[in-house]
Context: one part of a larger RNA
RNA sequence: UGACGGGGGCCCGCACAAGCAGUGGAGUAUGUGGUUUAAUUCGACGAUACGCGAGGAACCUUACCAGGGCUUGACAUACAUCGGAAUUACGUUGAAAGACGUAAGCCGCUUGCGGUCGAUGAACAGGUGCUGCAUGGCUGUCGUCAGCUCGUGCUGUGAAGUGUUGGGUUAAGUCCCGCAACGAGCGCAACCCCUGCCGUCUGUCACCAGCAAUAAGAUGGGGACUCAGAUGGAACUGCCGGUGACAAACCGGAGGAAGGUGGGGACGACGUCAAGUCAUCAUGGCCCUUACGUCCUGGGCUACACACGUGCUACAAUGGCCGGUACAGAGCGCGGCGAACCCGAGAGGGGGAGCGAAUCGCAAAAAGCCGGUCCCAGUACGGACUGGAGUCUGCAACCCGACUCCACGAAGUUGGAAUCGCUAGUAAUCCCGCAUCAGAACGGCGGGGUGAAUACAAGGCCGGGCCUUGUACU
Numbered sequence: 001u002g003a004c005g006g007g008g009g010c011c012c013g014c015a016c017a018a019g020c021a022g023u024g025g026a027g028u029a030u031g032u033g034g035u036u037u038a039a040u041u042c043g044a045c046g047a048u049a050c051g052c053g054a055g056g057a058a059c060c061u062u063a064c065c066a067g068g069g070c071u072u073g074a075c076a077u078a079c080a081u082c083g084g085a086a087u088u089a090c091g092u093u094g095a096a097a098g099a100c101g102u103a104a105g106c107c108g109c110u111u112g113c114g115g116u117c118g119a120u121g122a123a124c125a126g127g128u129g130c131u132g133c134a135u136g137g138c139u140g141u142c143g144u145c146a147g148c149u150c151g152u153g154c155u156g157u158g159a160a161g162u163g164u165u166g167g168g169u170u171a172a173g174u175c176c177c178g179c180a181a182c183g184a185g186c187g188c189a190a191c192c193c194c195u196g197c198c199g200u201c202u203g204u205c206a207c208c209a210g211c212a213a214u215a216a217g218a219u220g221g222g223g224a225c226u227c228a229g230a231u232g233g234a235a236c237u238g239c240c241g242g243u244g245a246c247a248a249a250c251c252g253g254a255g256g257a258a259g260g261u262g263g264g265g266a267c268g269a270c271g272u273c274a275a276g277u278c279a280u281c282a283u284g285g286c287c288c289u290u291a292c293g294u295c296c297u298g299g300g301c302u303a304c305a306c307a308c309g310u311g312c313u314a315c316a317a318u319g320g321c322c323g324g325u326a327c328a329g330a331g332c333g334c335g336g337c338g339a340a341c342c343c344g345a346g347a348g349g350g351g352g353a354g355c356g357a358a359u360c361g362c363a364a365a366a367a368g369c370c371g372g373u374c375c376c377a378g379u380a381c382g383g384a385c386u387g388g389a390g391u392c393u394g395c396a397a398c399c400c401g402a403c404u405c406c407a408c409g410a411a412g413u414u415g416g417a418a419u420c421g422c423u424a425g426u427a428a429u430c431c432c433g434c435a436u437c438a439g440a441a442c443g444g445c446g447g448g449g450u451g452a453a454u455a456c457a458a459g460g461c462c463g464g465g466c467c468u469u470g471u472a473c474u
Base pairs, nucleotide, nucleotide: 002473003471004470005469007468008467009466010465011464012463013462019422020421022419023418026313027312028311029310030309031308032307033306034304035303042053043052064299065298066297067296068295069294070293073124077123079121080120081119082118083117087104088103089102090101091100092099093098107114108113109112126288127287129286130285131284135282136281137277138276139275140273142271147186148185149184150183151182152181153162154161155160166177167176168175192265193264194263195262197233198232199231200230201229202228203227207222208221211220212219236259239253240252241251242250243249315415319374320373321372322371323370324369325368331362332361333360336355337354341350342349343348381412386407387406388405389404390403391402392401428450429449430448431447432446433445434444
């Protein structure tokens, strides 16, 4: 100087408390451990691994296993020699890959060369083989915490200190005042994006007040409104009162769509964890080279006595079922979205209008509201499991897909110790879309609808910041 203390002081944070809804019990989905296996590929392991890399494992993917093959190679560059255009079609064998064979088939220019292909040879290719403790890059975390430093000066023999401490204040090393310090840099804040209010401009595919005209903004038309998209304005403690040190600031108020950072996002200082990643990629070293490379078929990654994490569905009456009837936003669509209409009980099939989309389609939003029914029961709750019959995608759904219908109807009556999230358009609850994608979400990412409760107090738990103290640690 730091680090540490079951030392002290001050102060923050859904850290506690207050409150709401959960997890831990059940069934199931998914990840992991373990076990099993020919293989169940690899990585991630307290917080910071475990619906994580996976934004989508039937083949492919695929890195694993078994078997069958290839050896200048699936891919790149270049050389020598030899041969043939390239290529196309077919045959035999085979699970395919591959192996063997047949037929057709030349372009430019100077014998030969070039293009392209094959064979041989030798350079080389190739490796998701090892080392994240050799590395770059990227990332997690402390933590959006308020800190981390430097120049000069001053103090000290020196390490170092001072500044950065102190009094106030703030979300903030934010600002004010004081001070042997005076300044500065990286951080904070602001500048950027979305959202909330108003104006101006532009109006088609959006809109429809008045006019014409209707079944319908369908049409003529209109430039008001809505909306869309550009571009501006608006908020600054600016104004008033109080408190304060005459300061910074804090409290209350007015006006205002909005107030003291309006709400949200992007943005992550010096550094810590030899944190994570050699399997995104790149890369040093080491290792393999008829194999640790590469191709194919099939299997595996989907196993199952168990154990844990994260979800989903429930245990019901604020509910289940039936009928009727409203109101979104954000997206996506040509190898695509696919309407009307017809068939089917349904998944779906037929059909193809329209639409490269403010025009057409996906599309129904659901909870809600209105009416009916069930009457507390393992039930008209719950839907696992199983049997049967089907649909769709795809070369192919046996291992191992999703969905539909009929039948079957299990556990479960609110979950021990323990434990997670959340302070407002939040939690809870309800649907919708998108990426990946042939098909395959209860996951992920986004969108809107309905819409709470509580925060007294600051002693104690967890994490953090500043000052101080002790130390035999650095």
A computed fold for a 474-nucleotide part of an RNA from an uncultured bacterium, annotated as small-subunit ribosomal RNA, 3' major domain. The RNAcentral record of the full RNA draws on ENA. Rfam family: Bacterial small subunit ribosomal RNA.